[in-house]
RNA sequence: GGGGCCGUGGUCUAGCCUGGCUAUGACGUCGCCCUUACAAGGCGAAGGUCCCCGGUUCAAAUCCGGGCGGCCCCA
Numbered sequence: 001g002g003g004g005c006c007g008u009g010g011u012c013u014a015g016c017c018u019g020g021c022u023a024u025g026a027c028g029u030c031g032c033c034c035u036u037a038c039a040a041g042g043c044g045a046a047g048g049u050c051c052c053c054g055g056u057u058c059a060a061a062u063c064c065g066g067g068c069g070g071c072c073c074c075a
Base pairs, nucleotide, nucleotide: 001074002073003072004071005070006069007068010027011026012025020058029045030044031043032042033041051067052066053065054064055063
């Protein structure tokens, strides 16, 4: 230098191909219940610029372009 894959709450992740309600689940955190107490279990809650910028569209996490970062391959 060229090519491929990936980037979503604190962590991991579904959704992306096929645009459309309030972005999914688990773990973790917090509150309540349960217990003598702890753990486990049950109920509930908070937590997201969907990597960034621009474009297309009535509407973008999703499509298009550019950029940044990570991994891999070629040179």